[in-house]
Context: one part of a larger RNA
Molecule: small-subunit ribosomal RNA, 3' major domain
Organism: Geotoga subterranea
């Protein structure tokens, strides 16, 4: 000077208390560990691995095993020598691929030719031949680079002078208030200044103004409907540029100070909510399988291709999560209200077929116009009557559907049948402070399709509590004591 302490002080965070709902029990999907396996490919490892990398493993993907082939390679440069690449067809063969017929004979110049076409030069592509040399997701994240977790959106980490110390270093930055904040105010051997803090940025909350189609409908006809005329001097709403919120105003408190705390007014008060953004470092934290390296290794093989198989295995053990154990329910009927966000190798209406899951049509729509597109909790009105049940829905059985060359391993959807565990879940543990938590749907990405019960994002109903800071975790400043650095 730091770390550390079952040291002191002092102040924070859903860190504990209050509250509210899980997770541990149960079926299911999903990941890892084992463990099996030709092969079940690598990677990640407390927190910070574990629905992670994967926003899509039947083939391909695919790195991994079994067979088949290949060796200047499936890619890129360069040498000489040939030649259009190439398509169909037959045999073999799982295929890659091989052999054999056959068909076709590239572009551009120059010279001859009247043309047809010859001859020559170069070019693209292909093929042969030898070598340089490609190729490696083969190792090293402890050779790096870039990029990212995390402490942590914590309120910290330095630097030039000056001053103090022999010196490591102190000071500044400590102290007395405030702050979310090294935020700010005072004091002060310091007096500045630099990264971070806050502000600029983007969304939301009001509103004024411009603009009025594809949006909207006060007024005036019309109509089954803003449907059509008309109309934005209105209303929604779109989206562009203003406006608003500063502790500004009033009082109380505080040092006349930063600043608190009450009102008023306002759509919003005391940073309005919310994202974006992550200082100096720290874990020798991940990432050689994203991608680019260095340095080793391989080099007819650890490269490359093909086919089938495997990553889907299954006695267990742990994470994450879905459905639920019901009556604040669960089934029937009829009724009403969304925001985002996406469509052309694409969304795909309306009619008809089918219980359905799709089929058929093929309108309109590169979309505020059309389409996916009935939001569903939710409200009436009927039923069930406490029961493993009119709960649950796993499981297996038949018949279909759909994507795609192919749904045995190993897709999804649909009927019909089957009707399993669980009757609220030991020790232990998670999230949440307001439009949250909790419960309801909806849309997207990846993608032929889907193992989506994830993930990313929208929107609907919409709670409870919080006394306080003794205690547990984690941090942030002082400051003590160390036989640690």
């Nucleotide at each position: 000077u730091g770390a550390c302490g079952g040291g002191g002080g002092u102040c924070c965070g859903c860190a504990c208390a209050a509250g509210c709902g899980g997770u541990g029990g149960a079926g299911c999907a999903u990941g890892u560990g084992g463990u099996u396996u030709a092969a079940u490919u690598c990677g990640a490892a407390g927190c910070a691995a574990a629905c992670c990398g994967a926003a899509g493993a039947a083939c391909c993907u695919u790195a991994c095993c079994a067979g088949g082939g290949c060796u200047u390679g499936a890619c890129a440069u360069g040498g000489a020598g040939a030649u259009a690449a190439g398509g169909c067809a037959u045999a073999a063969g799982a295929a890659a691929u091989u052999a054999u017929g056959u068909c076709a004979a590239c572009c551009u110049g120059u010279a001859c030719g009247u043309a047809a076409g010859u001859a020559u030069a170069g070019g693209a592509g292909u093929c042969u031949c030898a070598c340089a040399c490609a190729g490696g997701u083969g190792g090293u994240g402890c050779a790096c680079g870039g990029c990212c977790g995390u402490c942590g959106u914590c309120a910290g980490c330095u630097c030039g002078u000056g001053c103090c110390g022999u010196g490591a270093g102190g000071u500044g930055u400590u102290g007395g208030g405030u702050u979310a904040a090294g935020u700010c105010c005072c004091a002060c051997a310091a007096c500045g200044a630099g990264c971070g803090c806050a502000a600029c940025c983007c969304c939301u909350a009001u509103u004024g103004u411009u603009a009025g189609u594809u949006g909207c409908c006060a007024u005036c006809a019309u109509u089954a409907a803003g449907u059509u005329g008309g109309g934005c001097u209105a209303c929604u709403c779109u989206a562009g540029c203003g406006a608003g919120a500063c502790a500004g105003c009033c009082g109380u408190c505080g040092a006349c100070g930063a600043g608190a705390c009450g009102g008023a007014g306002g759509a919003a008060g005391g940073a309005g909510g919310g994202g974006a953004u992550g200082a100096c470092g720290u874990c020798a934290g991940g990432u050689a399988a994203g991608c680019g390296u260095g340095c080793c290794c391989c080099u007819u093989a650890u490269g490359c291709u093909c086919u089938g198989g495997g990553c889907g295995a299954c006695a267990c053990a742990c994470g994450u999560g879905c459905u639920a154990c019901a009556a604040u329910g669960g089934u029937g009927a009829g009724g009403g209200c969304a925001a985002a966000a996406g469509g052309c190798a694409g969304c795909g209406a309306a009619g008809c077929c089918g219980c359905g899951a799709g089929g058929u049509a093929g309108a309109g729509c590169g979309a505020a116009u059309c389409c996916a597109a009935u939001a569903a909790a939710c409200c009436u009105c009927a039923u069930c009557g406490u029961a493993a049940u009119u709960c649950g829905g796993a499981u297996u059985g038949c018949a279909g559907g759909c994507u795609g060359a192919a749904a045995c391993c190993c897709g999804c959807c649909u009927g019909c049948a089957u009707g399993a565990a669980a009757c609220c879940g030991g020790a232990a543990u998670c999230g949440c402070u307001a439009g949250u938590a909790a419960u309801c749907g909806c849309a997207g990405g990846u993608c032929a399709g889907c193992c989506a019960a994830a993930c990313u994002g929208c929107g609907g109903u919409g709670a409870a509590u919080a006394c306080g800071u003794u205690c547990c975790c984690g941090g942030g400043c002082c400051u003590u004591g160390u036989a640690c650095a």